[in-house]
Context: one part of a larger RNA
RNA sequence: UGACGGGGGCCCGCACAAGCAGUGGAGCAUGUGGUUUAAUUCGAUGCAACGCGAAAAACCUUACCUACCCUUGACAUACGGAGUAUGGAUUUUAGAGAUAGAAUUCUUCAGUUAGGCUGGCUCCUGUACAGGUGUUGCAUGGCUGUCGUCAGCUCGUGUCGUGAGAUGUUGGGUUAAGUCCCGCAACGAGCGCAACCCUCACCCUUAGUUACCAGCACGUUAAGGUGGGCACUUUAAGGGAACUGCCCGUGAUAAGCGGGAGGAAGGUGGGGAUGACGUCAAGUCAUCAUGGCCCUUACGGGUAGGGCUACACACGUGCUACAAUGGCGAUUACAAAGGGAAGCUGGACAGUGAUGUUCUGGCAAAUCCGAAAAAGUUCGUCUCAGUUCGAAUUGGAGUCUGCAACUCGACUCCAUGAAGUUGGAAUUGCUAGUAAUCGCGGAUCAGCAUGCCGCGGUGAAUACGUUCCCGGGCCUUGUACA
Numbered sequence: 001u002g003a004c005g006g007g008g009g010c011c012c013g014c015a016c017a018a019g020c021a022g023u024g025g026a027g028c029a030u031g032u033g034g035u036u037u038a039a040u041u042c043g044a045u046g047c048a049a050c051g052c053g054a055a056a057a058a059c060c061u062u063a064c065c066u067a068c069c070c071u072u073g074a075c076a077u078a079c080g081g082a083g084u085a086u087g088g089a090u091u092u093u094a095g096a097g098a099u100a101g102a103a104u105u106c107u108u109c110a111g112u113u114a115g116g117c118u119g120g121c122u123c124c125u126g127u128a129c130a131g132g133u134g135u136u137g138c139a140u141g142g143c144u145g146u147c148g149u150c151a152g153c154u155c156g157u158g159u160c161g162u163g164a165g166a167u168g169u170u171g172g173g174u175u176a177a178g179u180c181c182c183g184c185a186a187c188g189a190g191c192g193c194a195a196c197c198c199u200c201a202c203c204c205u206u207a208g209u210u211a212c213c214a215g216c217a218c219g220u221u222a223a224g225g226u227g228g229g230c231a232c233u234u235u236a237a238g239g240g241a242a243c244u245g246c247c248c249g250u251g252a253u254a255a256g257c258g259g260g261a262g263g264a265a266g267g268u269g270g271g272g273a274u275g276a277c278g279u280c281a282a283g284u285c286a287u288c289a290u291g292g293c294c295c296u297u298a299c300g301g302g303u304a305g306g307g308c309u310a311c312a313c314a315c316g317u318g319c320u321a322c323a324a325u326g327g328c329g330a331u332u333a334c335a336a337a338g339g340g341a342a343g344c345u346g347g348a349c350a351g352u353g354a355u356g357u358u359c360u361g362g363c364a365a366a367u368c369c370g371a372a373a374a375a376g377u378u379c380g381u382c383u384c385a386g387u388u389c390g391a392a393u394u395g396g397a398g399u400c401u402g403c404a405a406c407u408c409g410a411c412u413c414c415a416u417g418a419a420g421u422u423g424g425a426a427u428u429g430c431u432a433g434u435a436a437u438c439g440c441g442g443a444u445c446a447g448c449a450u451g452c453c454g455c456g457g458u459g460a461a462u463a464c465g466u467u468c469c470c471g472g473g474c475c476u477u478g479u480a481c482a
Stems, first nucleotide, its partner, number of pairs: 001482002003479003007476007015466002019430005026320008034311002042053002064306007073129001077128003080124005087106008109119003131295002134293003140289002142284003145280001147278001152191006158167003171182003197272004202240007212229002216227003243266001246260005322423001326382005332376001339369002343363005348357003389420001394415007436458007
């Protein structure tokens, strides 16, 4: 100087407390451990692994296993030799296919000294080499997690100390903040904080189609449907607006703090992006790059089938429930955001339905479509039951995608109708448009979502307080630790 203390002081955080909803019990989904297996590819492992890499494992993906094949190789460059292009389509034989063979047909590059001479391309052989998701994240780059959006981490000059170092950065106040004020052997500065950026909330200007419709007119079974209009809503570009600016109190006359006015918004207005010096030899050699090591008729390459989907069990994360604040049937409203051409699909017709027909129509979309928002409203029914709760499981019949749904897809209909009556010890999230609850969209994607990323609707309870648990910051003290 640090680190540590079941030392002290001050302070903060959904850390506790006060509340609300869960998890832990059930069934299923999904990840992991374990076990099994020819293989169940690999990685991630306290917080910070476990709906994680994977924003889609039927084939492919795919790295694993089995079998069958190739060896200058699926891919790159160069040298030597041969050819002249080359490339595509169809049919056919053997085979699981890769592959090997046969036939038909279309096309037949550029320059040119007219010589395969040059470029290009193909083939052969040999060699240099290719190739490796093989190994080492404890050899590395890059990227990332975490402490933590915590308020810290340092430097120059000066001063003090023999020196390691100290000072500044400590102290008195204050703040979300090393934020600011005052003081001070310090005076300044840098990386962080804050602000500058995006978005939401208010107003103005500009603009007016595909959006909108106040007034005027036309018109309808219905409708901004039509003329017309740019007022309103809205869209999207530019501005304004908030600064403790004003008032009172308090404080040291300071920084600030408490209350008030005006205001759409008030003291950081809400949300996002933004992550200092560093810590964990943290994670990743399987995104990529890369040193060393290793394989080279195989640890490389191709193909088919299988596996990654196994199942006594254990754990994590979720979904659905156990019902009446409910289930079922009918009825009737109100969103936002995002998507659409090998696409989104309206209407008509067929089917109980998933869906089909291609008959007809719109839209490269503020125009058309998916699209029904759901919870909610109103009416009826059920009457506390393992039930008209709950939906697992199983049987049968189908639909769709796709060469192909057996291993191993999603969905529909009929039948079946398991556990489950609110969950032990323990444990998680959340302070406001939040929790809870309700639906909608997107990426991936042929098909497949209870996951992920977004969107809006309805919309609470509680916070006395900081003694205690956990984590963190500053000062101080002790130390047989570095």

Small-subunit ribosomal RNA, 3' major domain from a metagenome, 482 nucleotides, folded computationally. The full RNA is in RNAcentral, with records from SILVA. Its mean pLDDT, the model's own confidence on a scale to 100, is 82.